The prediction has a mean pLDDT of 78.
Bacterial RNase P class A from a Candidatus Abyssobacteria bacterium, 378 nucleotides, folded computationally.
Rfam family: Bacterial RNase P class A. By type it is a ribozyme. Rfam links the family to the GO terms ribonuclease P activity, tRNA processing and dimeric ribonuclease P complex.
Of the family's consensus pairs, 94% are formed in the model.
[in-house]
RNA sequence: GGAGCCGGGCGGACGGUCGCGGCGGCGCUGGACGCUGUCGAGGAAAGUCCGGGCUCCACAGGGCACGGUGCUUGGUAACGCCAAGGCGGGGCAACCCGACGGACAGUGCCACAGAAAAAAUACCGCCACGGGGCGGCAUCGACGCGUCGGUCCCGUGGUAAGGGUGAAAAGGUGCGGUAAGAGCGCACCAGCGGCCGGGUGACCGGUCGGCUUGGUAAACCCCACCUGGAGCAAGUCCCAAUAGGCCGGUGAUGGUGCGGCCCGCACCGCCGGUGGGUAGGACGCUUGAGGCGCGUGGUGACGCGCGUCCCAGAUGAAUGACCGUCUCGGGGGCCUUCGGCCCCUAGACAGAACCCGGCUUACAGCUCGGCUCCCGCC
Numbered sequence: 001g002g003a004g005c006c007g008g009g010c011g012g013a014c015g016g017u018c019g020c021g022g023c024g025g026c027g028c029u030g031g032a033c034g035c036u037g038u039c040g041a042g043g044a045a046a047g048u049c050c051g052g053g054c055u056c057c058a059c060a061g062g063g064c065a066c067g068g069u070g071c072u073u074g075g076u077a078a079c080g081c082c083a084a085g086g087c088g089g090g091g092c093a094a095c096c097c098g099a100c101g102g103a104c105a106g107u108g109c110c111a112c113a114g115a116a117a118a119a120a121u122a123c124c125g126c127c128a129c130g131g132g133g134c135g136g137c138a139u140c141g142a143c144g145c146g147u148c149g150g151u152c153c154c155g156u157g158g159u160a161a162g163g164g165u166g167a168a169a170a171g172g173u174g175c176g177g178u179a180a181g182a183g184c185g186c187a188c189c190a191g192c193g194g195c196c197g198g199g200u201g202a203c204c205g206g207u208c209g210g211c212u213u214g215g216u217a218a219a220c221c222c223c224a225c226c227u228g229g230a231g232c233a234a235g236u237c238c239c240a241a242u243a244g245g246c247c248g249g250u251g252a253u254g255g256u257g258c259g260g261c262c263c264g265c266a267c268c269g270c271c272g273g274u275g276g277g278u279a280g281g282a283c284g285c286u287u288g289a290g291g292c293g294c295g296u297g298g299u300g301a302c303g304c305g306c307g308u309c310c311c312a313g314a315u316g317a318a319u320g321a322c323c324g325u326c327u328c329g330g331g332g333g334c335c336u337u338c339g340g341c342c343c344c345u346a347g348a349c350a351g352a353a354c355c356c357g358g359c360u361u362a363c364a365g366c367u368c369g370g371c372u373c374c375c376g377c378c
Base pairs, nucleotide, nucleotide: 001374002373003372004371005370006369007368008367009366010365012326013325014324015323016322017321018320020040021039022038023037024036025035026034027033042349046360047359049358050357051356052355053354054231055230056229057228067226068225069224070223071085072084073083074082075081086100087098088097089096090095101222102221106220107219108216109215110214123163124162125159126158127157128156129155130154131153132152133151134150135148136147137146171189172188173187174186175185176184190212192209193208194207195206196205197204198203235283236282237281238280245274246273247272248271249270250269254268255267256266257265258264290309291308292307293306294305295304296303297302328347329345330344331343332342333341334340335339
């Protein structure tokens, strides 16, 4: 100088003017209003994917089903999160990625190709035996017979080395062995099982043994663990009316109905009482597994102790608009001793709604720390 890996921080600043929401104070009899003080979005407030708090409903106890999670040990209120570690894979490396329990409990599936896709098989090939055709030998010659370490074919048997197919072929490589072969024997390697040692454990190392049993569980399934449901529009309280319900009373002669009349009854009306509850209002509501600092235990996630701070609570829903100065970045121009000067430009993703812990996704630009590899120079 170049290329990369990992972790953290910030995400315009200051001032002025006019506004907006919460809370407090003052003016005001009170309300409204006015003045004033103070606080007022994010690292993701987002997606609503996981876990909890909180609230209501349900619930003797046990089991099944559905669903989720799935290496180990820790952390935590809890988790599918985090930390440290193991194993596997990728990268020269820093480092990154992994649903990473079980395939001798059972069932299913493994396209095409191939003989065969899982307790079995044999297409070509190789080997042995038997038979046949042709040919050679033998014979003076031909047929037959005989014979051959020639060649071709058929049958029976052996074989799984080699070829060929496939994503995958019944352990791999080598030596011996054999008619040809084969864990048939041996050595090494892989895998399996036993023992010993190390580790809390996943697992690792050593040694011995018999030689060896395809893959697939984000296929059914088995095993272990977890799991009642709904969600702040939860839930609770107060309650309007020229809304309605129920109960009691009232009537001298009111109105309507009971086919015309009287009595009586019902309804309407009027008076009083009363329960629910709509609009609306209030609580829940923001002090919390809280932030910051110091100390301390731990490799770490995190825990503990002390001190200190109070940091949005709206409900058609505030957190804004304009102006000025400056800083960072971007664009353009000039000088051109590469550094200055001038002009333009606020410039990413996004926005609380019961609250926390995570995960995931989006993000202009700036910045800090650690580490790896390559090249050059001293």

A source record names the gene rnpB. The source organism's lineage runs through Bacteria, Pseudomonadati, Candidatus Hydrogenedentota and Candidatus Abyssobacteria.